This is a predicted structure of a 75-nucleotide RNA (transfer RNA) from a Promethearchaeota archaeon. Rfam family: tRNA. It is annotated as a transfer RNA. RNAcentral holds the sequence, with entries from ENA and MGnify. The coordinates come from a structure-prediction model, not an experiment, and the mean pLDDT is 81. Taxonomically the source falls in Promethearchaeota (Archaea, Promethearchaeati).

[in-house]
Parts: sequence; structure tokens; C1' cells
RNA sequence: GGGCCCUUGGCCUAGUAUGGAUAGGGCGACAGGUUCCGGACCUGUAGAUCCCGCGUUCAAAUCGCGGAGGGCCCG
Repeated sequence: GGGCCCUUGGCCUAGUAUGGAUAGGGCGACAGGUUCCGGACCUGUAGAUCCCGCGUUCAAAUCGCGGAGGGCCCG
């Protein structure tokens, strides 16, 4: 230098092929219940402009272009 792939709450992950309703789940956090206390269990709460920008569209996590970070391969 060239090609391909990945990026979604604090952490992990589903959804992207086929655009559609408040972006779902697990762990964790916090509060309450329970308990002599804690764990476990039960209930509730908060937390993601879906890596960034622009575009297409009635509508974008999903499509297109550019950029950033990471991984693999080739030279």
C1' cells in the first nucleotide's frame, strides 16, 4: 500500500440477509421485601443520539459514501 471482517447501556450479547411501532435479553449497579446479618430468592428503578459525520427514504442499528478504532490475510 491492497483485500476482508468487527464496533449496540458499566461488561457480554440478540436483531442487520428482507428498513417499520417505546432497540430486547443476561450479568452487574441502586432501592425495597425476605433474613439475627449476609448470600440466594422475589419486586421495582436507572442506564444505549446502536463508533462518528453526511446522504438516500414517509421511515435507518439495518442501505450508500467518507472518517475513527480493532482484528485477520496479501504484498